[in-house]
RNA sequence: AAACUGGAAGCGCCGAAUCUUCGCGCGACUCACUCGGGUCGCACGGGGAGCGGGGGAACCGUUUGUUGGGGUGUAUUGCGCGAGAGCGCAAGGGCGAACUCCGACGCCGAACCCGUCAGCUAACCCCGCAGGCGUUCGGAGGCUCGCGA
Numbered sequence: 001a002a003a004c005u006g007g008a009a010g011c012g013c014c015g016a017a018u019c020u021u022c023g024c025g026c027g028a029c030u031c032a033c034u035c036g037g038g039u040c041g042c043a044c045g046g047g048g049a050g051c052g053g054g055g056g057a058a059c060c061g062u063u064u065g066u067u068g069g070g071g072u073g074u075a076u077u078g079c080g081c082g083a084g085a086g087c088g089c090a091a092g093g094g095c096g097a098a099c100u101c102c103g104a105c106g107c108c109g110a111a112c113c114c115g116u117c118a119g120c121u122a123a124c125c126c127c128g129c130a131g132g133c134g135u136u137c138g139g140a141g142g143c144u145c146g147c148g149a
Stems, first nucleotide, its partner, number of pairs: 011134004018049006025042007050129006060119001068117001069114004076091006093108004099141006
């Protein structure tokens, strides 16, 4: 010096998973030095906004029902190999530094839930706002912010 690993801050990525307010408790800093007050943060609980999901008429649709059926999600289908775990190919799907389109390149292609039950569905009812990470380049269009005149 480089590579690798770990930590902090900033900035970001996947995802609906964000913002705000009140109550209560704790912690840090601070004012006063008497009571007490202020700012920030965290945990728990209750609201609001916003985002996301499920159930649920008529009409329409469905010959479906143990070969069970259904939901969230991009994560599904077909073929081949394998005793199995799994592997390969193809189609199709999703993601990669605010937004859209085009191209190239790269990556993913899971997991979980309901419990015999659910098509669509106005009113109405219910639920969630987690978790995991470190994210390419070029062109066109267009938006926003700052500085200067």